[in-house]
RNA sequence: GGAGGUAUAGCUCAGUGGUAGAGCAAUUGACUGCAGAUCAAUGGGUCUCUGGUUCGAAUCCGGAUAUCUCCU
Numbered sequence: 001g002g003a004g005g006u007a008u009a010g011c012u013c014a015g016u017g018g019u020a021g022a023g024c025a026a027u028u029g030a031c032u033g034c035a036g037a038u039c040a041a042u043g044g045g046u047c048u049c050u051g052g053u054u055c056g057a058a059u060c061c062g063g064a065u066a067u068c069u070c071c072u
Stems, first nucleotide, its partner, number of pairs: 001071007010024004018055001026042005048064005
């Protein structure tokens, strides 16, 4: 220098154009002599940034940034 992948909750990840979700973690409650386990509930999101397409974009398109892999 060229090609490709990835970016979504604290962590690991789903989400094929129509109200953003799960597991784990956190908090609260129940249970327990205390704790753990178990059960129930609650909180937590600028979907990396920017522009475009569309009635409507996490999702489609262009550019940028970060990171990983391959080629030279």

The RNA shown here (transfer RNA) has 72 nucleotides and comes from Selaginella moellendorffii. The sequence is in RNAcentral, with records from Rfam. NCBI's taxonomy places the organism under Eukaryota, Viridiplantae, Embryophyta, Tracheophyta, Selaginella. Its mean pLDDT, the model's own confidence on a scale to 100, is 82. Rfam family: tRNA. Rfam links the family to the GO term triplet codon-amino acid adaptor activity.